A computed fold for a 105-nucleotide RNA from a Woeseiaceae bacterium, annotated as c-di-GMP-I-GGC riboswitch aptamer.

RNA sequence: CAUGACAAAGGCAAAACCAGCCAAAGCUGGUGACGCAAAGCCACGGGUCCUCGCUUCCUGACAGACGUUCGCCUGUAGGACCCCAAGAUCGCCGGGCUGCCGAAU
Numbered sequence: 001c002a003u004g005a006c007a008a009a010g011g012c013a014a015a016a017c018c019a020g021c022c023a024a025a026g027c028u029g030g031u032g033a034c035g036c037a038a039a040g041c042c043a044c045g046g047g048u049c050c051u052c053g054c055u056u057c058c059u060g061a062c063a064g065a066c067g068u069u070c071g072c073c074u075g076u077a078g079g080a081c082c083c084c085a086a087g088a089u090c091g092c093c094g095g096g097c098u099g100c101c102g103a104a105u
Stems, first nucleotide, its partner, number of pairs: 002105001011036002016031006034091001040097003044094003047089003051085001053083001056080004061076004066071002
């Protein structure tokens, strides 16, 4: 320096429930422990989630115009993908910074 034990001491706390905050994702506190040797810190790269906007598309929907009987166009409503922006997640992965104990190798 690397690794990190059926070691010791100490630490963190998933889901769920309760309370609060937020438009949402999510966050904070309490109870609680699934796990964690960085589950300490940083959203820097990727991923994922949420929301706004935009383009295109969809609809046994609604309204209207036109042709005229099932088409076409416009608007509304709902939905989907891409893109974009803001946000969230470091207990998704990578990266950066910091760090307690220390058997054996």
Notes
The source organism's lineage runs through Bacteria, Pseudomonadati, Pseudomonadota, Woeseiales and Woeseiaceae. Its mean pLDDT, the model's own confidence on a scale to 100, is 83.